SAM riboswitch aptamer (S box leader) from Flavobacteriaceae bacterium CG_4_10_14_3_um_filter_33_47, 127 nucleotides, folded computationally.
The prediction has a mean pLDDT of 75.
The organism belongs to Flavobacteriaceae, within Bacteria.
RNA sequence: AUGUUAUCAAGAAAGGUAGAGGGAAUAGACCCGUUGAAGCCUUGGCAACCCUUUUUUCGGUAGUUAUCUGGAUAAAGAAGGUGCUACGUUCUACUAAUUAUUUAAACUAUAAUUAGAAAGAUAACGA
Numbered sequence: 001a002u003g004u005u006a007u008c009a010a011g012a013a014a015g016g017u018a019g020a021g022g023g024a025a026u027a028g029a030c031c032c033g034u035u036g037a038a039g040c041c042u043u044g045g046c047a048a049c050c051c052u053u054u055u056u057u058c059g060g061u062a063g064u065u066a067u068c069u070g071g072a073u074a075a076a077g078a079a080g081g082u083g084c085u086a087c088g089u090u091c092u093a094c095u096a097a098u099u100a101u102u103u104a105a106a107c108u109a110u111a112a113u114u115a116g117a118a119a120g121a122u123a124a125c126g127a
Base pairs, nucleotide, nucleotide: 003125004124005123006122007121008120013043014042015041016040017039021032022031023030026093027092028091029090044085045084046083049081050080051077052076053075054074056072057071058070059069060068089119094116095115096114097113098112099111100110101109
């Protein structure tokens, strides 16, 4: 790097440096930006994926007790590992359904809505 699983709701910014781009990539749209973008540094903050503590429960174990340990559940927490800190995974693109327009009716086309996929982001795991 590829892969598996979960989530993509909400939340949380100041200073310094830098100097023209940024919102992942392609195209279009939309938005932010010299009243200072990206990047980097400092300090803070958010969240609760991993994590910490406790409760309940199932197992490791034919039965009881104690201890240990693994899974699940619920509550609290924030020391540590990540992550994040404009709107917002910005919208469209692929598929399906519904509705509307078009048509004599359909097909097609266009538009809107909904669902899904794909892609992407983050975490954990595995090799």